[in-house]
Formats: sequence, C1' cells, structure tokens
RNA sequence: UUCCCGAAAAGGCACACCUACUGUGAAGUAGGGUCGCAAAACCAGGAGUCAGGUCUCAGCAUCUGACUGUCCGGCUACCGAA
Repeated sequence: UUCCCGAAAAGGCACACCUACUGUGAAGUAGGGUCGCAAAACCAGGAGUCAGGUCUCAGCAUCUGACUGUCCGGCUACCGAA
C1' cells in the first nucleotide's frame, strides 16, 4: 500500500409513524422522527415483491410502472484496533 475484516472515535444515512404536497395506484418529494445500517453511496442489469392496464374459462400470459432499507451483480468510497 492492497484485499479480507469491523473494535474505537469523528462524521454520514434514516425503518415504522406524523404533517404537507404530487400520483388512479405501487410509491415519491420536503419537514419532523430514529428501528436499524460499514456501503442503508450510486446504477432497475438478473431474480423477487408490489401497483395499474390488456388478454383469458383460468394463470404473473403479456405490457407499462414502483421498490436498491429483499437478494445477486456492476461501480466508487471515510476511519483503522484485532
């Protein structure tokens, strides 16, 4: 120095819930909040879940969306005890 790893300290993020606004909806944005998080930074590429259409006797069959705080993958990164 790099990788694995995750003690300490500093700093960071922010589930549920509440308020306002947007959206048919899943959800999103802002503020409060603080369950948790070492990638809970970023990217909808794969799986998955969810919403709304279409089709059908019937279905995730098909289309368009939402979610990265469900998992995998890609990519970058703070600190440094064992």
About this RNA: This is a predicted structure of an 82-nucleotide RNA (c-di-GMP-I riboswitch aptamer) from a Nitrospiria bacterium. Lineage of the source: Bacteria > Pseudomonadati > Nitrospirota > Nitrospiria. The sequence was found by an Rfam model in a public genome assembly. The model forms 95% of the base pairs in the Rfam consensus. The coordinates come from a structure-prediction model, not an experiment, and the mean pLDDT is 82.